[in-house]
RNA sequence: CUCUUAUCGCGAGUGGUGGAGGGAACGGCCCGAGGAAACCCGGCAACCGGUCCGCGCCAGAGCGAUUCGCUAUAGCUGGAUACGGUGCCAAGUCCGACCCUUCGGCUGCACCGAAGGGAAAGAUGAGAG
Numbered sequence: 001c002u003c004u005u006a007u008c009g010c011g012a013g014u015g016g017u018g019g020a021g022g023g024a025a026c027g028g029c030c031c032g033a034g035g036a037a038a039c040c041c042g043g044c045a046a047c048c049g050g051u052c053c054g055c056g057c058c059a060g061a062g063c064g065a066u067u068c069g070c071u072a073u074a075g076c077u078g079g080a081u082a083c084g085g086u087g088c089c090a091a092g093u094c095c096g097a098c099c100c101u102u103c104g105g106c107u108g109c110a111c112c113g114a115a116g117g118g119a120a121a122g123a124u125g126a127g128a129g
Base pairs, nucleotide, nucleotide: 001129002128003127004126005125006124007123008122013041015040016039017038021031022030023029026096027095028094042089043088044087047085048084049083050081051080052079053078054077056076057075061071062070063069064068093121098118099117100116101115102114103113104112105111
């Protein structure tokens, strides 16, 4: 960098250093000297791994048997923990952008506004190249 897949709800500091930017990109709209980015500390969460628990399921296998039963290892599954790997800590992924539906403005198309759904794009995890 590309591909696959899951999620994008909730949550998270009156801290230290730092000194002007930041919210991906475009258009908006915001945040910021009452201190942006970045770094450190702190915190949140529980995606992957670990560990623990289950009056959850269950292949193979074993045992007993007339198509079945028992045991419950691997595996799956539910929960806990926060030990390891990430991640995250304004606003819904801040909103829109493309398509569809409904409603309103207009006689109607177009256009504008509102609501809903989907896509695209993006972010993060896990896996693959």